[in-house]
RNA sequence: GACCGACAACGGCAAACCCGUCGAAAGGCGGGGGCGCAACGACACGGGCCUGCCCCCGUCUCACAACGAGGCGGGAACGGUCGCCGGUCCGCCGAA
Repeated sequence: GACCGACAACGGCAAACCCGUCGAAAGGCGGGGGCGCAACGACACGGGCCUGCCCCCGUCUCACAACGAGGCGGGAACGGUCGCCGGUCCGCCGAA
RNA backbone atom coordinates (compact mmCIF):
# COMPACT_ATOMS: atom_id res chain seq x y z
C1' G A 1 0.00 0.00 0.00
C1' A A 2 -3.87 -3.61 -1.58
C1' C A 3 -7.34 -7.08 0.05
C1' C A 4 -10.10 -7.85 4.33
C1' G A 5 -13.52 -6.51 8.43
C1' A A 6 -13.68 -7.57 15.05
C1' C A 7 -19.34 -8.13 20.47
C1' A A 8 -12.32 -3.06 19.15
C1' A A 9 -11.87 2.61 19.59
C1' C A 10 -13.45 7.72 18.16
C1' G A 11 -17.49 9.07 16.00
C1' G A 12 -21.35 8.94 11.99
C1' C A 13 -25.86 7.76 9.27
C1' A A 14 -31.03 6.41 10.10
C1' A A 15 -36.00 1.79 8.27
C1' A A 16 -41.01 1.25 9.83
C1' C A 17 -44.23 4.54 12.23
C1' C A 18 -46.00 9.71 13.87
C1' C A 19 -46.21 15.24 12.95
C1' G A 20 -45.32 19.30 9.52
C1' U A 21 -44.34 20.67 4.49
C1' C A 22 -43.69 20.26 -1.13
C1' G A 23 -45.66 17.11 -5.08
C1' A A 24 -50.92 14.61 -9.52
C1' A A 25 -48.52 10.37 -7.62
C1' A A 26 -44.23 7.65 -6.65
C1' G A 27 -41.42 10.22 -3.54
C1' G A 28 -38.48 14.42 -1.38
C1' C A 29 -37.35 17.78 2.73
C1' G A 30 -37.65 19.27 8.26
C1' G A 31 -38.75 17.37 13.42
C1' G A 32 -39.54 12.99 16.52
C1' G A 33 -38.17 7.79 16.24
C1' G A 34 -34.39 3.63 15.57
C1' C A 35 -34.97 -1.43 12.06
C1' G A 36 -30.58 -1.70 10.39
C1' C A 37 -25.63 0.05 7.99
C1' A A 38 -18.00 -0.14 7.31
C1' A A 39 -19.45 2.76 2.43
C1' C A 40 -26.79 2.45 4.43
C1' G A 41 -20.76 8.46 1.81
C1' A A 42 -21.48 11.10 -3.22
C1' C A 43 -23.40 10.49 -8.50
C1' A A 44 -29.82 8.24 -11.54
C1' C A 45 -24.50 6.30 -15.67
C1' G A 46 -26.60 0.73 -17.01
C1' G A 47 -30.31 -2.76 -15.43
C1' G A 48 -34.42 -3.55 -12.00
C1' C A 49 -38.45 -1.61 -9.27
C1' C A 50 -42.28 2.38 -8.09
C1' U A 51 -45.49 6.27 -9.96
C1' G A 52 -48.51 8.29 -14.47
C1' C A 53 -49.82 15.19 -14.02
C1' C A 54 -49.20 15.97 -19.26
C1' C A 55 -49.29 12.85 -23.68
C1' C A 56 -50.73 8.54 -27.12
C1' C A 57 -54.18 4.34 -28.45
C1' G A 58 -58.90 1.72 -27.82
C1' U A 59 -63.84 1.82 -26.04
C1' C A 60 -68.36 3.82 -23.81
C1' U A 61 -71.48 8.00 -22.42
C1' C A 62 -72.72 13.14 -23.13
C1' A A 63 -72.57 16.94 -26.78
C1' C A 64 -72.60 17.37 -32.02
C1' A A 65 -72.21 21.52 -37.99
C1' A A 66 -67.42 21.25 -36.00
C1' C A 67 -64.09 21.62 -32.00
C1' G A 68 -64.90 19.00 -27.44
C1' A A 69 -65.99 16.96 -22.01
C1' G A 70 -66.12 12.80 -18.87
C1' G A 71 -65.84 7.28 -17.42
C1' C A 72 -63.17 2.66 -18.15
C1' G A 73 -58.97 -0.23 -20.20
C1' G A 74 -54.03 -0.23 -22.29
C1' G A 75 -49.30 2.24 -23.42
C1' A A 76 -45.63 5.72 -22.09
C1' A A 77 -40.46 8.77 -17.92
C1' C A 78 -39.47 13.32 -19.48
C1' G A 79 -40.74 11.91 -12.57
C1' G A 80 -38.65 8.98 -8.62
C1' U A 81 -35.65 5.14 -5.89
C1' C A 82 -28.16 4.80 -4.71
C1' G A 83 -31.42 1.33 2.37
C1' C A 84 -32.45 -3.47 -5.15
C1' C A 85 -27.98 -4.87 -8.11
C1' G A 86 -23.89 -3.21 -11.03
C1' G A 87 -20.66 0.95 -12.29
C1' U A 88 -17.79 5.65 -11.34
C1' C A 89 -15.57 8.98 -7.61
C1' C A 90 -14.04 9.92 -2.60
C1' G A 91 -13.32 8.53 2.68
C1' C A 92 -12.62 6.93 9.01
C1' C A 93 -10.41 3.00 12.09
C1' G A 94 -6.91 -1.46 12.40
C1' A A 95 -7.76 -7.18 15.74
C1' A A 96 -7.42 -11.73 12.95